[in-house]
Description: This is a predicted structure of a 74-nucleotide RNA (transfer RNA) from Candidatus Nasuia deltocephalincola. The source organism's lineage runs through Bacteria, Pseudomonadati, Pseudomonadota, Betaproteobacteria and Candidatus Nasuia.
Order: sequence, then structure tokens, then C1' cells
RNA sequence: GCAGGGGUAGCUUAAUUGGUUAUAGUCCAACUUUGCCAAAGUUGAGGUUGCGAGUUCAAGUCUCGUCCCCUGCU
Repeated sequence: GCAGGGGUAGCUUAAUUGGUUAUAGUCCAACUUUGCCAAAGUUGAGGUUGCGAGUUCAAGUCUCGUCCCCUGCU
């Protein structure tokens, strides 16, 4: 340099041919249970979907640019 895959919550991730409020687990906070801890359960908080722009009534999803990571080729 070329090709392919990937970037979504603190961490690991889901999201159907673009559709109505973007998921779950873990972590965190409160509460219940217990003599206490752990475990279990309930509720809640936490997201500029890497960044910038475009298309569209509507973008995590499509297009362009750009940054980073992984694999292969040279």
C1' cells in the first nucleotide's frame, strides 16, 4: 500500500430487508430477606451507537470522509 472483519452503558454484548421508548448480563445505588456477611430477589441510575458530514418522513443499520483495533496478502 491492497482486501476482509470490527468500534453500541464502566466492562462483555443483542438489535430481523431502515420503523415507532436501543437490549441483556455484569458492575454501581437503594430496598427486601439474614443476628452479621455471602448468596438470592425487587427497583433505579448509567448511551452524543468511534468522530464528522450526507441521503431519508425516519439511520446503530445505507452513502462519503476520517481515526483506531484484528486478520490475510504484498
The coordinates come from a structure-prediction model, not an experiment, and the mean pLDDT is 81. Rfam family: tRNA. By type it is a transfer RNA. About the family: Transfer RNA (tRNA) molecules are approximately 80 nucleotides in length.